[in-house]
Context: one part of a larger RNA
RNA sequence: CGCGGGACAUUUGAAAGGGUCUGCCCUUAGUACGAGAGGAGCGGGGCGGACAGGCCUCUGGUGCACCGGUUGCCGUGCCAACGGCACAGCCGGGUAGCUACGCCUGGAAGGGAUAAGCGCUGAAAGCAUCUAAGCGCGAAGCCCGCCUUGAGAUGAGAUGUCCAACUGUAAAAGGAUAAGGCCCCAGACAGACGAUCUGGUUGAUAGGCCGGGGGUGCAAGCGCGGCGACGCGCUAAGCCGACCGGUACUAAUCGGCCGAAGG
Numbered sequence: 001c002g003c004g005g006g007a008c009a010u011u012u013g014a015a016a017g018g019g020u021c022u023g024c025c026c027u028u029a030g031u032a033c034g035a036g037a038g039g040a041g042c043g044g045g046g047c048g049g050a051c052a053g054g055c056c057u058c059u060g061g062u063g064c065a066c067c068g069g070u071u072g073c074c075g076u077g078c079c080a081a082c083g084g085c086a087c088a089g090c091c092g093g094g095u096a097g098c099u100a101c102g103c104c105u106g107g108a109a110g111g112g113a114u115a116a117g118c119g120c121u122g123a124a125a126g127c128a129u130c131u132a133a134g135c136g137c138g139a140a141g142c143c144c145g146c147c148u149u150g151a152g153a154u155g156a157g158a159u160g161u162c163c164a165a166c167u168g169u170a171a172a173a174g175g176a177u178a179a180g181g182c183c184c185c186a187g188a189c190a191g192a193c194g195a196u197c198u199g200g201u202u203g204a205u206a207g208g209c210c211g212g213g214g215g216u217g218c219a220a221g222c223g224c225g226g227c228g229a230c231g232c233g234c235u236a237a238g239c240c241g242a243c244c245g246g247u248a249c250u251a252a253u254c255g256g257c258c259g260a261a262g263g
Base pairs, nucleotide, nucleotide: 001152005163006162007161008160009159010158011157015149016148017147018146021049022048023047024046025045026044027043033038051106052105053104054103055102059100060099061098062097066093067092068091069090070089071086072085073084074083075082076081110144111143112142117137118136119135120134167174180258181257182256183255184200185199186198187197188196205251206250207249208247209246210245211244212243214240215239216238221234222233223232224231225230
């Protein structure tokens, strides 16, 4: 831009893509079969591999500044307590998120038409013959079924709901609006930017604060013990990113623009 008014939501499915894998064990049954040795089909159940999709409860990884330990130097006058730099200085842990080594799910069932093949009926050809007319069965294969995209499918579909037949003209252009949308702003389950999604005071969108969860692992200060390094007590303390809630304290103020026609 188009889809012969303008919108919002829900859809149909032309078409396209994905998937389609496989092993072992138990049972049927030491049965059928076979002199024996051996040893099924059909059916039922279970456990795996690889691959694919999804997820983070569990097990782990990461987690660039969440907690702790610690070395050297420097700084805050000194002690103590802290801060800076040294690969995040190094080391031990670790929430959310992202993840696999973790967890869940999938291949199917079923239907249709068939291949080789197996048949029914059956003539040509009094018989015979699955075939010539006709009919049936029959594959991990084909079509459907399952998953994804999908009406620019210009053949532009359908349904529901909302707004509305205004002004103006010869026809138009143009103008103000409706439903609705956009700009702008706070943002994240989204993200390179657009987009998408959640919100914008009739408000929990982000921050702050409060509570919870969770991490670290027992702060500072004081007291006591020890010559001291240090230990013990107050103290499961102190500190704390993303998680789950609550709360208008702060910021989403006020606003602007676009946007409907013929028979």
This is a predicted structure of a 263-nucleotide part of an RNA (large-subunit ribosomal RNA, domain VI) from a Eubacteriaceae bacterium. Taxonomically the source falls in Eubacteriaceae (Bacteria, Bacillati, Bacillota, Eubacteriales).